[in-house]
SAM riboswitch aptamer (S box leader) from Mariniradius saccharolyticus AK6, 100 nucleotides, folded computationally. The source organism's lineage runs through Bacteria, Bacteroidota, Cytophagales, Cyclobacteriaceae and Mariniradius saccharolyticus. Of the family's consensus pairs, 91% are formed in the model. It matches the Rfam family "SAM riboswitch aptamer (S box leader)". Rfam's curators write: The SAM riboswitch is found upstream of a number of genes which code for proteins involved in methionine or cysteine biosynthesis in Gram-positive bacteria. Its mean pLDDT, the model's own confidence on a scale to 100, is 83.
RNA sequence: UGCUUAUCGAGAAAGACCGAGGGAUGGGCCCUGCGACGUCUUAGCAACCUGAAACCAAGGUGCUAAUUCCCCUUCCGGAGAUGCCGGAAAUAGAUGAGCG
Numbered sequence: 001u002g003c004u005u006a007u008c009g010a011g012a013a014a015g016a017c018c019g020a021g022g023g024a025u026g027g028g029c030c031c032u033g034c035g036a037c038g039u040c041u042u043a044g045c046a047a048c049c050u051g052a053a054a055c056c057a058a059g060g061u062g063c064u065a066a067u068u069c070c071c072c073u074u075c076c077g078g079a080g081a082u083g084c085c086g087g088a089a090a091u092a093g094a095u096g097a098g099c100g
Stems, first nucleotide, its partner, number of pairs: 002099007013042005021031003026071003043064003047061003068092001073089006
């Protein structure tokens, strides 16, 4: 990096450093020098793996703004001038596990 597969409506801080952007892409709408994002430390949450038989402790990875923040494609229903509302699916994305 690629393929397969599961989950994605809940949950979870603080300090230091850094300095302008960040929330995947496009459009929105948000967060941000009362310093975001990122890195480190400690703490926490709890999805997957792991676990002396089970539960569990400990461990590996992950996560700690907003439904994967919302929409962008398709199908069904409602309304019915395009527009809108609700549900489902697909694509894409994120994370874990397995395989090459």